[in-house]
Context: one part of a larger RNA
RNA sequence: CUGGGUGUAAAGGGAGCGCAGGCGGUGCGGCAAGUCUGAUGUGAAAGCCCGGGGCUCAACCCCGGUACUGCAUUGGAAACUGUCGUACUAGAGUGUCGGAGGGGUAAGCGGAAUUCCUAGUGUAGCGGUGAAAUGCGUAGAUAUUAGGAGGAACACCAGUGGCGAAGGCGGCUUACUGGACGAUAACUGACGCUGAGGCUCGAAAGCGUGGAGAGCAAACAGGAUUAGAUACCCUGGUAGUCCACGCCGUAAACGAUGAUUGCUAGGUGUAGGUGGGUAUGGACCCAUCGGUGCCGCAGCUAACGCAAUAAGCAAUCCACCUGGGGAGUACGUUCGCAAGAAUGAAACUC
Numbered sequence: 001c002u003g004g005g006u007g008u009a010a011a012g013g014g015a016g017c018g019c020a021g022g023c024g025g026u027g028c029g030g031c032a033a034g035u036c037u038g039a040u041g042u043g044a045a046a047g048c049c050c051g052g053g054g055c056u057c058a059a060c061c062c063c064g065g066u067a068c069u070g071c072a073u074u075g076g077a078a079a080c081u082g083u084c085g086u087a088c089u090a091g092a093g094u095g096u097c098g099g100a101g102g103g104g105u106a107a108g109c110g111g112a113a114u115u116c117c118u119a120g121u122g123u124a125g126c127g128g129u130g131a132a133a134u135g136c137g138u139a140g141a142u143a144u145u146a147g148g149a150g151g152a153a154c155a156c157c158a159g160u161g162g163c164g165a166a167g168g169c170g171g172c173u174u175a176c177u178g179g180a181c182g183a184u185a186a187c188u189g190a191c192g193c194u195g196a197g198g199c200u201c202g203a204a205a206g207c208g209u210g211g212a213g214a215g216c217a218a219a220c221a222g223g224a225u226u227a228g229a230u231a232c233c234c235u236g237g238u239a240g241u242c243c244a245c246g247c248c249g250u251a252a253a254c255g256a257u258g259a260u261u262g263c264u265a266g267g268u269g270u271a272g273g274u275g276g277g278u279a280u281g282g283a284c285c286c287a288u289c290g291g292u293g294c295c296g297c298a299g300c301u302a303a304c305g306c307a308a309u310a311a312g313c314a315a316u317c318c319a320c321c322u323g324g325g326g327a328g329u330a331c332g333u334u335c336g337c338a339a340g341a342a343u344g345a346a347a348c349u350c
Stems, first nucleotide, its partner, number of pairs: 003322004007304002012318001014201004021194003025088007033081002035077008049065006091191001092188003095184004103177007110154001115149007125136002162169002206247006215241002220236004258317006266295005272289007299306002323350003332343004
């Protein structure tokens, strides 16, 4: 390489959009590039292979046959692929109607709590721990009452509940805005799937500039613990956490499970819609579509387990793996302000 694989053994790209490419629904007709078939020419000889023969055998040599899987020209076939034309509606999309949602962006508003400030009441403790101490407090703390300031987060509702491509999204209101779903069957008529490169999005931490700073809290300081304690515990506390704009581009970015399509027993929850039935103060039953869970048959699996949300049976396209260490290292290149990221070996060794 071929092959075999990728939930947990090595292996699914963090996610989407999408150029090229690959693949692609149904009917009819044309062409004949692929495909199939006939003929002709060529495919040197020697060699290989098969049969026979000559040197006493063999090597060696001679004769005959096959083969040379190919190429070119030409005649034909039209199922499949392709291509051209035409038609269709089951894929895909549009329209109309309807309900659901922490989907996104911006602005405004609200209450609880922590902290701080001011004032009142009040007096000797408070705080903290396994026990303490550092710390705070007679310059009046803690506690309690009233008023004020400021920042951040939104208890209950809350749910293997909802929404989003993923990251993720949760107080309330308004504005703008994306998507999905159901019903209908009016319209378009294969317009589709995937997607190397590319582009965009992408938690936390980190970086740049300017703000903000209540609580929390790397670093740091002190008190304890201990043989020591650069920790776990305690008292403090700066970056940071928050906002705006710009970078970074990584995570156990996980369902450790790529996307799309079709098919393959059931049972039981849940939440969104639709149709029907029974009841009729408000639910129940049946059917169905699209989500989200659990259990389970066939089948699969090394087992664990998966099982219509497949890890089953098939198809298309992409990504990735190929013993452990060396190593996600070195070198080179690209990107980045930097931190670093991406790509990514070998010697050697077991």